[in-house]
Molecule: transfer RNA
Organism: Castor canadensis
RNA sequence: GGAGGUGUGGCUCAAGUGGUAGAGCACCUGCCUGGCAAGCGUGAAGCCCUGAGUUCAAAUCUCAGAACCACCA
Repeated sequence: GGAGGUGUGGCUCAAGUGGUAGAGCACCUGCCUGGCAAGCGUGAAGCCCUGAGUUCAAAUCUCAGAACCACCA
């Protein structure tokens, strides 16, 4: 330099041909226990990488960026 991929709560990942986001783990808290762990219940936590565009409506479609990953040169 070329072509491609990834980005969503603290972490690992979902989200069906657009309609204001879920799960597991972790965390808070309650039950249980002599106490801890496990188990069961409850709750908090995300303006979805950035900026524009399309649309009544965008995490999702289009364009342009920056970052990271592996590939080719």